[in-house]
RNA sequence: UUUGUAGGCCUGCCGAAUCCGCGGUCUCCAUGAGAUCGCGGUACGGGGGACCCAGGUUCGGGGCGAAUCGGCCGUUGCACAGGCCGUAGCGCAUCUCUUCCAGCGCGAGCCCGGCAGCUAACCCCGGAGGCGCACGAGAAGAGAGGA
Numbered sequence: 001u002u003u004g005u006a007g008g009c010c011u012g013c014c015g016a017a018u019c020c021g022c023g024g025u026c027u028c029c030a031u032g033a034g035a036u037c038g039c040g041g042u043a044c045g046g047g048g049g050a051c052c053c054a055g056g057u058u059c060g061g062g063g064c065g066a067a068u069c070g071g072c073c074g075u076u077g078c079a080c081a082g083g084c085c086g087u088a089g090c091g092c093a094u095c096u097c098u099u100c101c102a103g104c105g106c107g108a109g110c111c112c113g114g115c116a117g118c119u120a121a122c123c124c125c126g127g128a129g130g131c132g133c134a135c136g137a138g139a140a141g142a143g144a145g146g147a
Base pairs, nucleotide, nucleotide: 012131013130014129019041020040021039022038023037024036025035026034027033028032044126045125046124047123048122053117060115061112062111063110064109069086070085071084072083073082089106090105091104092103095143096142097141098140099139100138101136
């Protein structure tokens, strides 16, 4: 000087998915801290469920989510797996929000099980997981904070 591994700290992103307490196990820089598992709660989030109103099924229908819809290829032909091009829509460190312009991405998957519109009371459920130096030191407006 370079590379690899382990631990710690700082710093962000998608998402409702944060935070707190108790207990077991393990680890360590050890009377505390961290990891993991279990239980209880919680910021936050979702579903069911009247009158009234509105509509639907018999081609089933419906939910979560941004993730809908269309075309082409694929074959001798039809279809399937798969691939490609678009697209409704969605996301991307200014301290935060809204709008505009530009650029870069996503445009999946899972669930209910014949059944669910809205819906007061009421009832039920989730409160995960996956990524990362990704960058216009762009514009307008309103705030926060600081001086």
Predicted 3D model of a 147-nucleotide RNA (c-di-AMP riboswitch aptamer (ydaO/yuaA leader)) from Thermoleophilum album. The organism belongs to Thermoleophilum, within Bacteria.